Bacterial RNase P class A from Herbinix sp., 371 nucleotides, folded computationally.
[in-house]
RNA sequence: UGAGUAGCACAGAUGGUCGCACCUUUAUAAGGUGAGGAAAGUCCGGGCUUCAUAGGGCAGGGUGCCGGAUAACAUCCGGUGGAGGCGACUCCGAGGCUAGUGCAACAGAAAUAAACCGCCAUGGUAAGGUCUUCCUUACUGUGGUAAGGAUGGAAAGGUGGCUUAAGAGACCACCGCCCUUCCGGUAACGGAAGGGGCAAAUGUAAACCCCACCCGAAGCAAAGCCAAACAGAAAGCAAUACGGCUGCCCGCCGUGCUUUCGGGUAGGCUGCGUAGUAUCUGUGAAAGCAGGUACUGGAGCCGUAUGGUAACAUGCGGUCAAGAUAGAUGACCAUCCAAGACAGAACCCGGCUUAUCGUGCUGCUCAUACC
Numbered sequence: 001u002g003a004g005u006a007g008c009a010c011a012g013a014u015g016g017u018c019g020c021a022c023c024u025u026u027a028u029a030a031g032g033u034g035a036g037g038a039a040a041g042u043c044c045g046g047g048c049u050u051c052a053u054a055g056g057g058c059a060g061g062g063u064g065c066c067g068g069a070u071a072a073c074a075u076c077c078g079g080u081g082g083a084g085g086c087g088a089c090u091c092c093g094a095g096g097c098u099a100g101u102g103c104a105a106c107a108g109a110a111a112u113a114a115a116c117c118g119c120c121a122u123g124g125u126a127a128g129g130u131c132u133u134c135c136u137u138a139c140u141g142u143g144g145u146a147a148g149g150a151u152g153g154a155a156a157g158g159u160g161g162c163u164u165a166a167g168a169g170a171c172c173a174c175c176g177c178c179c180u181u182c183c184g185g186u187a188a189c190g191g192a193a194g195g196g197g198c199a200a201a202u203g204u205a206a207a208c209c210c211c212a213c214c215c216g217a218a219g220c221a222a223a224g225c226c227a228a229a230c231a232g233a234a235a236g237c238a239a240u241a242c243g244g245c246u247g248c249c250c251g252c253c254g255u256g257c258u259u260u261c262g263g264g265u266a267g268g269c270u271g272c273g274u275a276g277u278a279u280c281u282g283u284g285a286a287a288g289c290a291g292g293u294a295c296u297g298g299a300g301c302c303g304u305a306u307g308g309u310a311a312c313a314u315g316c317g318g319u320c321a322a323g324a325u326a327g328a329u330g331a332c333c334a335u336c337c338a339a340g341a342c343a344g345a346a347c348c349c350g351g352c353u354u355a356u357c358g359u360g361c362u363g364c365u366c367a368u369a370c371c
Base pairs, nucleotide, nucleotide: 001367002366003365004364005363006362007361008360009359010358012336013335014334015333016332017331018330020034021033022032023031024030025029036342040353041352043351044350045349046348047347048219049218050217051216060215061214062213063212064211065079066078067077068076069075080094081092082091083090084089095210096209100208101207102204103203104202116149117148118145119144120143121142122141123140124139125138126137127136128135129134157175158174159173160172161171176198177196178195179194180193181192182191183190184189223270224269225268226267232261233260234259235258236257237256241255242254243253244252245251274297275296276295277294278293279292280291281290282289283288298320300319301318302317303316304315305314306313307312337340
C1' cells in the first nucleotide's frame, strides 16, 4: 500500500420564525421536557395483575455436546467435536436408530439382502481342427465368485499386495472401525498401549418412540378504586301548606326536607413514566393528584475499584424530566458538509431476528514493496 476479518461509536449540524403534547410558575404569558438502534417482527424469557393451586402421578408442551453466567431464557461466556478458509476467523436443533416399531419413491437381478452381465470350474448337444482318454467355438444345465460392469443417496470397511480355477479380511502392510486397560481433563473429550479380521455394523428420531431436565392458565381491552343525577329502601324532622276522594267539616291517600343504605349507570382515577412508607400544605364530591420534608429501596443506565480467561458478581459515586386515550414529538427559511438510510413510543425490562444512506475508530490476518 492492497485485500480481508472481528468489534465499537455516530445516525446531518447550527441559527431564526410559527405550531403541537405534557409539567411548573408570579398563568391570554414565561420557562422546562419531548422517539430508536432497531421504538419493528411479537419469536423467546421475566416483572406485574386476576384466576387456579396440599403433595405425587398421568396427559400435553418445551429444551437437548460439556462447564459456567443470569431474575430467567431457545440468550450470553469459555471449552469439546464436526464442516469451511493459506490465515485472522466463520458456521453447526451436536442425546439415543449395538431398546422396540415404522419408512426409504424411482432405478436396479438384488435394499438387508442379492448372481443381471461378466469371470472361473464342470456335465450335455452341435460344428470345426493336426479327427475320438486331446483342443477350439456356439448354445445350454449345474456349481463357485461381491474383484470388474450396470442401478442407486446407500450394494456391508478403503488402498495396495499375497494366495487362488476365478475370487474374497481367507491372509499381510497402512488407514479406518469396535472393545479393554492406563494416563490427562470438573466434564464434553483427548492421548498411549493391547486386543478383535470387522455379519454388533445402511440411512432416517425438524418419524413414532426412549432417556435426562424444565413448564399452572390468561394477559394492561390484565386488573384495582371512587362515584353524580334519576328511581328504590330505611330512619328522623315538619303536623301547618298544596292536590285528590268531595261543595263544606272530619278522615284517608299523595307531594317535602335531612341522614343512611345497597347496587355501580354517566363520568372520573389508578395501573403509567424512578418506587415505597410517614408527615405537612394546596386542590378535588371522592378515588386521587401536585409540591415540600424525612427514611428506606430499585433484574435499569453510566463511571470507577476489586474478583474472574470471560459472560458476570460485589462495593462506591452519579443519573433516572416523552408519556397520550382519537392519541403530541411537526412545518418553513437561511448557511455549511461527507448531502442525510431504515424507520415512529402506547405497562415495563432482558434477549433474539429482520430493515438500514453513510462516516469514523480499534484489535487481528494474508500478500507485496522498502528499511
It is recorded under the gene name rnpB. NCBI's taxonomy places the organism under Bacteria, Bacillati, Clostridia, Lachnospirales, Herbinix. Its mean pLDDT, the model's own confidence on a scale to 100, is 75. Rfam family: Bacterial RNase P class A. By type it is a ribozyme. The RNAcentral record of the sequence draws on ENA.